[in-house]
Context: one part of a larger RNA
């Protein structure tokens, strides 16, 4: 001199944009944060409409609209939040996978034919404060099983062709084994149609795995390190190559160009500084990893070893009938504690995106708003022009004056900004109802019209009245821009460095003037 996620003092008027637990990854009361389909199933129950019986309680059939525990489907692996561990199972950068999986979306083919058995919920029965548990009995499906079909896919045979990167890859007829499937609904009298799905391939697009190189902290007062180590046959196992794991066999691999050990740290876009080179630095914002009380495993699924799923084991805290049982805010808000220090137990799902449905819709602390904090940037005011008897009054004086100081006062004007009163958006385009056009059509397309806003009666804009409602903070010896008095008298005290006070102290306090910045201005930490 620039900067900051900042702290402290004094002060403080508005507004837009940002931004706000850097410390304890330390405990958490409370509410919310992932649900959704009834158009996939059976049932339960509300409530209308009709009908039968008619004892006018009430029940029973058949329709229609809701509800929804439970079976089923997707969704929960995204979003959202930390940063503790990780010095390489990470992360950047460039490549490679002839060693790979990929749900849902698209693009192109091909099919949806038959049958069977269960298991919740219901009913029962038994145990348990509870949490829940176990037994028996029925029952549907788009739940699960089996048969057919094979366009095709995979297996494992035996060919040719074409290319390559060694293992090989691709492509092309052959003959032989395996593998499919689900309904729902809407128009229709009906045939047959739509739609949405379902099954098995080809391909894309995103997405996720795996392999190589390079690079990027400290330490040598850390010199040797490793036995599945470090290579091969062979099995195993994975989506897949591989000691990934295993049996067996060889004695290897890594190291001063720093191995092995300590410590220390999430990594890049990027930010800050600096002419650069390079130093510091990983807040917000975006990628990428790792984590969810602690260590541990699997299960499900396309996808997890799974933040708001389970299991075991720990430690903490609850609740208990003392047998046994729940819990997990590094989501948002909030409470306690640490600390110099970091907010609201708020709207709204109107937008933009995400789930789920066929769709209306329903979810959604993502997210868009508000709301606190000068924490930061920016921008706006605190008035504007005349006004010399230079007034009163401070202060200073060589008592003549000189200064504050055109500063007030006082005239003339203005009206941001604060107040009040009035008008008032953009962000809304859908989807949804009519109506219209095109059109066989109530599909599909397009126009109109009705309606859809949390913020917000905000944001802007007009009108009022009145200067009315707005200035501090630090300096002032030199560096370093600004001097005088008076107190003090090596005393109170200042001080970043030199240094300043011991009776005239431009350096201490305090007036008075003066410079600097300015809604801040000072100090203090930290980079450079």
């Nucleotide at each position: 001199g620039a900067g900051u996620g900042a702290u402290c003092g004094c002060u403080g008027g508005c507004g837009g944009c940002g931004u706000g637990c850097u410390u304890a990854a330390c405990a958490c009361a409370u509410g919310c944060a992932a649900g959704u389909c009834g158009a996939g199933c059976g049932a339960a129950u509300u409530u209308c409409a009709g009908c039968a019986g008619c004892u006018u309680a009430u029940c029973g059939c058949u329709g229609g609209a809701g509800u929804u525990a439970g079976c089923g489907g997707c969704a929960g692996a995204c979003g959202g939040g930390u940063g503790a561990g990780u010095a390489a199972u990470g992360u950047u950068u460039a490549g490679g996978u002839a060693a790979u999986c990929u749900u849902c979306c698209c693009u192109c083919a091909u099919g949806u034919g038959g049958g069977a058995a269960a298991c919740a919920a219901c009913c029962u029965g038994u145990c348990g404060a509870a949490a829940g548990a176990c037994g028996g009995g029925c029952u549907a499906a788009u739940g699960u099983c089996c048969c057919a079909u094979g366009a095709g896919a995979c297996c494992a045979c035996a060919g040719a062709a074409u290319c390559g990167c060694a293992u090989g890859a691709u492509u092309c007829a052959g003959a032989g084994g395996u593998c499919a499937a689900a309904g729902c609904u809407c128009c229709g009298c009906a045939a047959g149609g739509g739609g949405c799905g379902c099954a098995a391939g080809a391909g894309g697009a995103g997405g996720a795995a795996c392999c190589u190189a390079a690079a990027a902290c400290c330490u040598a007062u850390c010199a040797g390190g490793u036995a599945g180590u470090u290579g091969g046959u062979g099995a195993g196992g994975u989506a897949a190559c591989g000691g990934c794991u295993c049996a067996c066999c060889a004695a290897g691999c890594c190291u001063a160009c720093g191995a092995c050990g300590g410590g220390u740290a999430g990594c890049c876009g990027g930010c800050c500084u600096g002419a650069a080179a390079g130093g510091g630095u990983g807040a917000a914002c975006g990628g990428c990893c790792a984590c969810a009380c602690u260590g541990g495993c699997a299960c499900u699924g396309a996808g997890a070893c799974a933040c708001g799923g389970g299991c075991c084991a720990g430690a903490c805290u609850c609740c208990u009938a003392c047998g046994g049982g729940a819990g997990g805010c590094a989501g948002c808000a909030g409470u306690g504690g640490g600390g110099a220090a970091u907010u609201u137990u708020g709207g709204a799902c109107a937008a933009u995106g995400g789930g789920g449905g066929c769709a209306a819709c329903c979810c959604u602390g993502a997210u868009c708003c508000a709301g606190c904090g000068a924490c930061g940037c920016c921008g706006c005011g605190u008035g504007a022009a005349g006004g010399a008897u230079g007034a009163a009054g401070g202060c200073c004086u060589u008592c003549g004056g000189g200064u504050c100081g055109u500063a007030a006062a006082c005239u003339u004007c203005u009206u941001u900004u604060a107040g009040a009163g009035g008008g008032g958006a953009u962000g809304a385009a859908u989807g949804g109802a009519c109506u219209g056009g095109u059109g066989a059509a109530u599909a599909g397309c397009c126009a109109g019209u009705c309606g859809u806003g949390a913020c917000a009666g905000u944001a802007c804009u007009c009108u009022c009245g009145g200067a009315a409602u707005a200035a501090g903070c630090c300096a002032c010896g030199g560096c370093u821009a600004a001097c005088u008095a008076c107190g003090u008298g090596c005393c109170a005290g200042c001080a970043g460095c030199c240094g300043c006070g011991g009776u005239a102290a431009u350096a201490c306090g305090u007036a008075g003037g003066u410079g600097g910045c300015a809604a801040g201005c000072g100090a203090u930490a930290c980079u450079c």

Predicted 3D model of a 528-nucleotide part of an RNA (small-subunit ribosomal RNA, 5' domain) from a metagenome.
Rfam family: Bacterial small subunit ribosomal RNA. Its family is annotated with structural constituent of ribosome and ribosome in the Gene Ontology.
The coordinates come from a structure-prediction model, not an experiment, and the mean pLDDT is 85.
The RNAcentral record of the full RNA draws on SILVA.